Record summary: The part of an RNA shown here (small-subunit ribosomal RNA, central domain) has 351 nucleotides and comes from an uncultured Candidatus Saccharibacteria bacterium.
Context: one part of a larger RNA
RNA sequence: CUGGGCGUAAAGCGUCUGUAGGUGGUUUAGCAAGUCUUCGAUUAAAUACCAAGGGCUUAACCUUUGGUCUUUUGAGGAUACUGCUGAACUAGAGGGCGUUAGGGGCUGAUGGAACGGUCGGUGUAGGGGUAAAAUCCGUUGAUAUCGACCGGAACACCAAAAGCGAAGGCGUUCAGCUGGAGCGACCCUGACACUGAGAGACGAAAGCGUGGGCAUGGAAAAGGAUUAGAUACCCUUGUACUCCACGCUGUAAACGAUGGACACUGGCUAUUUGAAGUGUCGACCCUUCAAGUGGCGAAGCCAACGCGUUAAGUGUCCCGCCUGGGGAGUACGGCCGCAAGGCUAAAACUC
Numbered sequence: 001c002u003g004g005g006c007g008u009a010a011a012g013c014g015u016c017u018g019u020a021g022g023u024g025g026u027u028u029a030g031c032a033a034g035u036c037u038u039c040g041a042u043u044a045a046a047u048a049c050c051a052a053g054g055g056c057u058u059a060a061c062c063u064u065u066g067g068u069c070u071u072u073u074g075a076g077g078a079u080a081c082u083g084c085u086g087a088a089c090u091a092g093a094g095g096g097c098g099u100u101a102g103g104g105g106c107u108g109a110u111g112g113a114a115c116g117g118u119c120g121g122u123g124u125a126g127g128g129g130u131a132a133a134a135u136c137c138g139u140u141g142a143u144a145u146c147g148a149c150c151g152g153a154a155c156a157c158c159a160a161a162a163g164c165g166a167a168g169g170c171g172u173u174c175a176g177c178u179g180g181a182g183c184g185a186c187c188c189u190g191a192c193a194c195u196g197a198g199a200g201a202c203g204a205a206a207g208c209g210u211g212g213g214c215a216u217g218g219a220a221a222a223g224g225a226u227u228a229g230a231u232a233c234c235c236u237u238g239u240a241c242u243c244c245a246c247g248c249u250g251u252a253a254a255c256g257a258u259g260g261a262c263a264c265u266g267g268c269u270a271u272u273u274g275a276a277g278u279g280u281c282g283a284c285c286c287u288u289c290a291a292g293u294g295g296c297g298a299a300g301c302c303a304a305c306g307c308g309u310u311a312a313g314u315g316u317c318c319c320g321c322c323u324g325g326g327g328a329g330u331a332c333g334g335c336c337g338c339a340a341g342g343c344u345a346a347a348a349c350u351c
Base pairs, nucleotide, nucleotide: 004322005321006320007305008304012319014202015201016200017199021195022194023193025089026088027087028086029085030084031083033082034081035078036077037076038075039074040073041072048068049067050066051065052064053063054062055061092192093189094188095187096186097184098183099182100181104178105177106176107175108174109173111155115151116150117149118148119147120146121145122144126137127136163170164169207248208247209246210245211244212243217241221237222236223235224234259318260317261316262315263314264313267296268295269294270293271292272291273290274289275288276287277286300307301306324351325350326349333344334343335342336341
């Protein structure tokens, strides 16, 4: 290389949009590029293989003749499939109409509990903290308790195996703006589809820049303990940060460690949303269908664990990635970044 693989052994890009490319539903007419077929030419010799002979006592070996293999090309023919051109269809896809659920997103406002602070009242010697202590706070009146006010951050219960979102993620309440999805009966377009190298957008936390804000928690730092030591675990403080606006960074065990799309292949059960039907005064319940989210499991798969209509089963299409461990996700170079660093990505050597 041909291959074989990617849940846990190496391997699915963090996620989406989409360019080129690859692939692509049903019917029909034409063309005949791919495809198939007949004939001709070509494919030097040698080599290889087959058949019939010849030469070494035989064989291997050598050799003669014919054929085959492989390649290219010309002419004639076939039209099932692929392709191209034309016409048509509606089962894919999209749009319209009606309706439904939702912590989907953005902006503004809003409420209560807790916490901290300031002021005032009551009140007096302790409080706090720990395994025990101490640092620390307190007679300039703390802790406790009551009242008023101020401040920032997060939203108990509801809460769920639940919901929404492409992923990251999203939870007080209300309003405005706005994206997507499900279901129903019809109508419209008529393959408009799938995937997607590059590319672009989004992307937790931490970090960076500028300007605000700073209640709590709290890297660093300081002190008190512990200890042989204690650059820790425990305690008292506490800066950056945690919050907001704008800009950057672009990484995570970004996990379902499982790329996307379509089709097919027994079920049982729970739950969310919608629709229809039976029954009912009505609701709940029951039956059926569709879409999601879970549990258990037939067949099948798997090295096993396990997966099992939400597949890791059976197939098709497209993309990404892997190829012994270390060196190393490093060096060098390039691109990006304010920096931190990110992306791309070896080799010597060694086992």
Rfam family: Bacterial small subunit ribosomal RNA. Rfam links the family to the GO terms structural constituent of ribosome and ribosome.